[in-house]
Fluoride riboswitch aptamer (crcB RNA motif) from a Phycisphaerae bacterium, 63 nucleotides, folded computationally. The source organism's lineage runs through Bacteria, Pseudomonadati, Planctomycetota and Phycisphaerae. The sequence was found by an Rfam model in a public genome assembly. The coordinates come from a structure-prediction model, not an experiment, and the mean pLDDT is 76.
């Protein structure tokens, strides 16, 4: 890359786990897959849909 099966007590909400809420999609052809720029190329934010807590990571202070 190609091909086949599978799918629902399912699956999704720009970088990791967990909870309830919310929203969206749907028998997989979707829902989703960040801003900036005509494109790109430079840059820029955030582990959340939004809250809580933990886990990295990054600043400032103390011991």
């Nucleotide at each position: 890359a190609u091909a086949u099966u599978u799918a629902a007590a399912g699956g999704g909400g720009a970088u990791g786990g967990a909870g309830g809420u919310c929203c969206c999609c749907g028998u997989a052809u979707a829902a989703c897959c960040g801003c900036c720029c005509a494109a790109a190329a430079a840059g820029c934010u955030g582990a959340u849909a939004a809250c809580u807590c933990c886990u990295a990571c990054a600043g400032u202070g103390g011991a």